[in-house]
Molecule: c-di-GMP-I riboswitch aptamer
Organism: uncultured Anaerolineae bacterium
RNA sequence: GCAAACCCGGUGAAAACCGGCGACGCAAAGCUAUGGGUCUAAAAUCAGUGAACCUUUAACUAGAACCUGAUCAGAUUGCCAGGCUGCCGAA
Numbered sequence: 001g002c003a004a005a006c007c008c009g010g011u012g013a014a015a016a017c018c019g020g021c022g023a024c025g026c027a028a029a030g031c032u033a034u035g036g037g038u039c040u041a042a043a044a045u046c047a048g049u050g051a052a053c054c055u056u057u058a059a060c061u062a063g064a065a066c067c068u069g070a071u072c073a074g075a076u077u078g079c080c081a082g083g084c085u086g087c088c089g090a091a
Stems, first nucleotide, its partner, number of pairs: 001026002007020005024078001030084003034081003037076004044071005054063002
């Protein structure tokens, strides 16, 4: 110098973030979402699934909804690393 958790107010679908209070800690706990990890899942896309329900068909025919996963999206820098900047110092 920064400022965790809790609490209060606000933003957001959420994770979380912003402000106030407050200090758990931190020699980069300054900036950066670049790589990895972790978190969210409202919407979009793709794939899968099986009973019931809704519509549809001559017909478990077809469609929709729900569920799961992935992509995309968002968050996390006080998870790890990279990049940039910086304080002290005899070393």